[in-house]
RNA sequence: AGAGUUUGAUCAUGGCUCAGAACGAACGCUGGCGACGUGGAUUAGGCAUGCAAGUCGUGCGCGAAAGUGGGCUUCGGCCUGCGAGUAGAGCGGCGAACUGGUGAGUACAAGGUGACUAACCUGCCCUGUAGUUGGGAAUAACCUCGCGAAAGUGGGGCUAAUACCGAAUGGUCUCGAUAAUGGCAUCUUUAUCGAGUAAAGCCGCAAGGCGCUACAGGAUGGAGUCACCCCCCAUUAGCUAGUUGGUGAGGUAACGGCUCACCAAGGCUACGAUGGGUAGCUGGUCUGAGAGGAUGGUCAGCCACACUGGGACUGAGAUACGGCCCAGACUCCUACGGGGGGCAGCAGUCUAGAGGCUUCGACAAUGCCCGAAAGGGUGAUCGAGCGACGCCGCGUGCGGGAUGAAGGCCUUCGGGUUGUAAACCGCUUUUGUUCAAGGUGAAGGCAUGGGUCGUGAACUCGUGCUUGACGGUACUGAAAGAAUAAGCCCCGGCUAACUCCGUGCCAGCAGCCGCGGUAAGACGGAGGGGGCGAGCGUUGUUCGGAAUUAUUGGGCGUAAGGGGCGCGUAGGCUGAUCGUUAAGUCUGGUGUGAAAUGUUCACCGCUCACCGGGGACACGCCACUGGAAACUGACGAUCUGGAGUAUGGAAGAGGCACAUGGAAUUCUGGGUGUAGCGGUGGAAUGCGUAGAUAUCCAGAAGAACACCGGUGGCGAAGGCGGUGUGCUGGUCCAUUACUGACGCUGAGGCGCGAAAGCCAGGGGAGCAAACGGGAUUAGAUACCCCGGUAGUCCUGGCCCUAAACGGUGGAUACUAGGUGCGAGAGGUAUCGACCCCUCUCGUGCCGUCGCUAACGCAUUAAGUAUCCCGCCUGGGGAGUACGGCCGCAAGGUUGAAACUCAAAGGAAUUGACGGGGGCCCGCACAAGCGGUGGAGCAUGUGGUUUAAUUCGACGCAACGCGAAGAACCUUACCUGGGCUCGAAAUGCAUGGGACAAACCUGGAAACAGGUCUUCCGCAAGGACCGAUGUAUAGGUGCUGCAUGGCUGUCGUCAGCUCGUGUCGUGAGAUGUUGGGUUAAGUCCCGCAACGAGCGCAACCCUUGUUGUUAGUUACCAGCGGGUAAUGCCGGGAACUCUAACGAGACUGCCUGCGAUGAGCAGGAGGAAGGUGGGGACGACGUCAAGUCAUCAUGGCCCUUACGUCCAGGGCUACACACGUGCUACAAUGGCCGGUACAGAGAGAACCGAUGUCGCGAGGCGGAGGAAACCUUCAAAGCCGGCCCCAGUUCGGAUCGGAGUCUGCAAUUCGACUCCGUGAAGCCGGAAUCGCUAGUAAUCGCGGAUCAGAAUGCCGCGGUGAAUACGUUCCCGGGCCUUGUACACACCGCCCGUCACACCACGAAAGUGGGCUGUACCAGAAGUCGGUGCCGCAACCGCAAGGAGCAAGCCGCCAAAGGUAUGGUUCGUAAUUGGGGUGAAGUCGUAACAAGGUAACC
Repeated sequence: AGAGUUUGAUCAUGGCUCAGAACGAACGCUGGCGACGUGGAUUAGGCAUGCAAGUCGUGCGCGAAAGUGGGCUUCGGCCUGCGAGUAGAGCGGCGAACUGGUGAGUACAAGGUGACUAACCUGCCCUGUAGUUGGGAAUAACCUCGCGAAAGUGGGGCUAAUACCGAAUGGUCUCGAUAAUGGCAUCUUUAUCGAGUAAAGCCGCAAGGCGCUACAGGAUGGAGUCACCCCCCAUUAGCUAGUUGGUGAGGUAACGGCUCACCAAGGCUACGAUGGGUAGCUGGUCUGAGAGGAUGGUCAGCCACACUGGGACUGAGAUACGGCCCAGACUCCUACGGGGGGCAGCAGUCUAGAGGCUUCGACAAUGCCCGAAAGGGUGAUCGAGCGACGCCGCGUGCGGGAUGAAGGCCUUCGGGUUGUAAACCGCUUUUGUUCAAGGUGAAGGCAUGGGUCGUGAACUCGUGCUUGACGGUACUGAAAGAAUAAGCCCCGGCUAACUCCGUGCCAGCAGCCGCGGUAAGACGGAGGGGGCGAGCGUUGUUCGGAAUUAUUGGGCGUAAGGGGCGCGUAGGCUGAUCGUUAAGUCUGGUGUGAAAUGUUCACCGCUCACCGGGGACACGCCACUGGAAACUGACGAUCUGGAGUAUGGAAGAGGCACAUGGAAUUCUGGGUGUAGCGGUGGAAUGCGUAGAUAUCCAGAAGAACACCGGUGGCGAAGGCGGUGUGCUGGUCCAUUACUGACGCUGAGGCGCGAAAGCCAGGGGAGCAAACGGGAUUAGAUACCCCGGUAGUCCUGGCCCUAAACGGUGGAUACUAGGUGCGAGAGGUAUCGACCCCUCUCGUGCCGUCGCUAACGCAUUAAGUAUCCCGCCUGGGGAGUACGGCCGCAAGGUUGAAACUCAAAGGAAUUGACGGGGGCCCGCACAAGCGGUGGAGCAUGUGGUUUAAUUCGACGCAACGCGAAGAACCUUACCUGGGCUCGAAAUGCAUGGGACAAACCUGGAAACAGGUCUUCCGCAAGGACCGAUGUAUAGGUGCUGCAUGGCUGUCGUCAGCUCGUGUCGUGAGAUGUUGGGUUAAGUCCCGCAACGAGCGCAACCCUUGUUGUUAGUUACCAGCGGGUAAUGCCGGGAACUCUAACGAGACUGCCUGCGAUGAGCAGGAGGAAGGUGGGGACGACGUCAAGUCAUCAUGGCCCUUACGUCCAGGGCUACACACGUGCUACAAUGGCCGGUACAGAGAGAACCGAUGUCGCGAGGCGGAGGAAACCUUCAAAGCCGGCCCCAGUUCGGAUCGGAGUCUGCAAUUCGACUCCGUGAAGCCGGAAUCGCUAGUAAUCGCGGAUCAGAAUGCCGCGGUGAAUACGUUCCCGGGCCUUGUACACACCGCCCGUCACACCACGAAAGUGGGCUGUACCAGAAGUCGGUGCCGCAACCGCAAGGAGCAAGCCGCCAAAGGUAUGGUUCGUAAUUGGGGUGAAGUCGUAACAAGGUAACC
């Protein structure tokens, strides 16, 4: 510090996710030790039991017992000493308001920081001054009598005090008055006078000490006040009657509406009052570079609370956790009458929960309370225990050790790896175990003496005595012995780490992307590896990464985002110059910022570390104070540049009102006129013989204003268009003068605001939602047509929204230009105008810098800056719900959440596609010729059937395809019968022998059994054979979606790429585009490209002309011979031909066109002319195209079978459908007879002549047969004859019979022949195929396969056409361009209803809770006030009585409670509404291409 994820790829936007750190944690697996920390976060739920606050006899009065000694005794007991003034309770004092716990409440009455109190209190403690005199009356304990179950309580009697009460004295105390002084307003201080108000004793022989009282001061602790800071919601906007203030009184320690009476009407609030929600606050803690964000457990400060609510008492202090009273809930005891209780103290228990400890030890230390002290108490505290809960440290050994052991795993079978790891050898002993000693350190206290010192306190140094819970612990030593000690997570990318097996979209994984459908590095296991390590992972939470709320540090044309527009309030910001001030600002000083924490120190102590101690710094703030004066502010003065006013001109659909004009449409009347009009893609509905349409004249009505008219003008926007008049707003130009910052923006607010819509009244020609009809269509609630009502128009009033868009808020300043248009002014020139030049304003286009993700913007900014406003923060849910406000309604405005997804979206790129465009090809269409589709048959396929009908191929590019040939074989299928080292192959081992052939028996055969037979070599042994065992064989079993190879197809289409350079952030582009041209990315020219490669073409074969060479089996011109005839012979080498090598054709030549180029058109010559014809040859790639059944091959599967052998059957089935063919339907024909001319091939288990037999297939027979020799006759054609348009002398299917051939065998199931039979069919619907010249059509011939079996396939030649205007259309393709929401790429994508399942939410008659307001009822305890008994010790009084106290009663206040009625919030509900999600449901086709009616608001 970043990374993954939207895309085919890219950039940017944007969300989601990850890597880090942390935690009072929990869960899973695992677990050796120690130090230091830490541990009920949920139920402020309930609690058994024990303990947590006592102490003082030097304040006081009482005062045992057990036991024991003595004495007496009537043996029942009694007296007495000790125990003992002990235990014990009581009166009294101090403490109990501290410590400890918890965080419910509390958004302020708390807390933090800083001030203030001249408005206050303060026990114990310290200092100082003064005092402590003299009396009195009670009461508990105790005794006694009662009541009660208990808790407890009543009456009577005795008694003490540092308990209580008078009296005396008293001050600088309190109150009042007067005077003076000082200050800061209330006041302070001093002086004088008057009134009032205290006390307690105890210890000690004493000295003295401890107390007590009053006052003053200090210290400590508290109380009150002020300022600032302190969470969320505006879908909470108004709140408030003690409310705000005053006067007076009361009350308090004290100020104060704190309370009350009266008076006034104030107070708070957009700088967020009030209300609602949530929450103890802080020092700090976590995170972060910081700014921030989150948090407030332990420790520390403050606050609040103590079962819930209310209340006071006591006291220095409480409105009191372990006190009291009342009410309520809960719980316990009860004799039912009544009582008790409060763990949010320490332990512990139950509940709920994922989840948090011992009913431990000690007061030894630190501290607190009491005490004169000794001492006592202390669940504060110190310690121990439990928990890996956290952090830190240590260990689980160290060294050597290769045959790289065994085992595991992998393997290409060679090996690799685990791995120096182990074994084995040597060494060490931290930890743990056992033992032992040292007595060490940890500590002080009391008494006493000394030092520092004025005293005290404190510190410190001696002496004496004495003390340890932890704990016989830390530490140290000894012994034995590697002994006692390693796991967890991960290994697809992010992210370090890889293989095998299992599984087979199953089981499962997953933080995100995503893995798993038979070869899973992602699931599970194993081996190996990586990470961390007594831990490791997971989950949760916080911060970070996230610049993803942006102060630091973001944005708003198109990604989310500029308010529809203006006027303007508050607010924010604001021109120039001078002066003053010092609020902001800057700077110095002082105070404060508790400690701890943080940072740091060569600091110190625990062996180190964590931890602890010490020092320093920090703690941004705040307050006080001194200074500076640039900037901001404030005040004062001035200026003219911003802004405005005046004057003179100018343009304009700016607004409103009134008036007015013509064209057109429709209607009405009249004329002419006749059969149609109208409408459409084509029609129909409609109108018309009752006279339409058309045409002429006249009239009526309403609405809109052609041409001009223009990226022209005006307006803030919406918007504004005939003409005239009136009223009126704004703008621009020019000139000088004036005012003197008067400015900009603008939350709320106010106004304007297209269309549609609403209300009322008019108006209504045309147009036209709804609606009706006609078409279209599968449907057509649409598009098209005929009609047609609201509405559109006017007046008045509402509505307030738009893709209200420049998708661009307003203002100001600055920053190259060029060129139009509109308005105005000036200059030069001219007689004048135009032109030309300059300036200002407005409105367009192009473009530099700059900006931008890119597109683009670019003085009219989206550039550079400042000011102000509005708005955004992933997509969906949703501009929805609820609530508020507005509206007559429709609806508008403000505006969520649950839930759900990992994307949604922008710009640009390359493709692909388009019922987009341009250019151009192709038998693509068109023009032609012949077919298919109809018939019969052949053949292939589907389907069906079957024991099996083996398998594969499926649009083109499967279907006479694999198959160049299924009767057996083939054969893979079925049935049945057999074999198991196997039908065939190899190695090894063992043992044996000939085996085989032949023959016999059984059998369908395979096979089994039998007979017969006996190799070579001297030997070792070998060959061969079968047997057994083993390693293996075998498989047409699966996967062509694991593969190689081969093939098809686009397509013989002209394309596909690369290097370097350049452009672009990038994907990419350029080159390869453009202008021409070509069959061609063929060539030329141009060009930020220059070159190159694979393709094209050429090179190869064949054919067409010719030369040379050669001349047999081919040839025969000339010469000779010969025959009935024939190159028959001699011979020839001319010709034909054969087959080798050459020549020839290159736009080479001419003319024209063309850029003079490439090239094109025509021509000459030539056998051939513009790639001459044909073939072979197939770029990068596409289709997971085809083939595991040609072959090869990974993996999987079978192994007495999925292998193998055999027989028979099947692949040949047959209601049917399709493809490809053959033969036909006839006269351009059929039949009969005669007759002519090929090419290319094949032939030895072969082709087979003449001859002969048969009607024939064919038989017999066998000449001849390799260049062309033999097989070997072509057929159509030609000549002649018959048929005469008919289901025929067409057609030949089917069937019957008889044969031939091949073959082991023609039944299933061959071909052919003859005789007979003589079906459909008379040219074929929709549709569809081939072909552009030696082609189509037509005719025959040959070959491969093959025993036999072609209408198929592959070849060959014979005869031999027609047509092409042309590229609009169909199909396919190429290039350029355009749009795109497609990229599995249009066979794409995608929308909505309906149906089903699940989820969350809204509405809802109601219903159930919480909180809360208002009004009223009622009113406990208690303070206060009133009253005050047949009540009462202290004082007065002889007494009566008085003063005083006080029960009870009354009143105010007032908790719980009740009644009524509201508000708010939560839950729930029949039913209902939409929403979301969900591999393969239904209906359509809305959107994306011109998406087939452009889309959208």

RNAcentral holds the sequence, with entries from ENA and SILVA.
This is a predicted structure of a 1497-nucleotide RNA (small-subunit ribosomal RNA) from an uncultured bacterium.
It matches the Rfam family "Bacterial small subunit ribosomal RNA".
Model confidence (mean pLDDT): 82 of 100.